[in-house]
RNA sequence: GCCGAUGUAGCUCAGUGGUAGAGCAACUCUUUCGUAAAGAGUAGGUCGCCAGUUCAAAUCUGGCCAUCGGCU
Numbered sequence: 001g002c003c004g005a006u007g008u009a010g011c012u013c014a015g016u017g018g019u020a021g022a023g024c025a026a027c028u029c030u031u032u033c034g035u036a037a038a039g040a041g042u043a044g045g046u047c048g049c050c051a052g053u054u055c056a057a058a059u060c061u062g063g064c065c066a067u068c069g070g071c072u
Base pairs, nucleotide, nucleotide: 001071002070003069004068005067006066007065010024011023012022013021018055026042027041028040029039030038048064049063050062051061052060
């Protein structure tokens, strides 16, 4: 230099055009003499960035950035 993959909650990941979710973690409550465990609930997100297409984009298209892999 060229090609490809990945980027979504604190962490690991779903979600292939129409309300952004799960598990773990955090916090609160119940239970207990107390702790742990268990149960119930709450909060946490400009979906890597910028544009384009569309009535509507995390999702489709282009560019850029970061990480990883391959070729030279």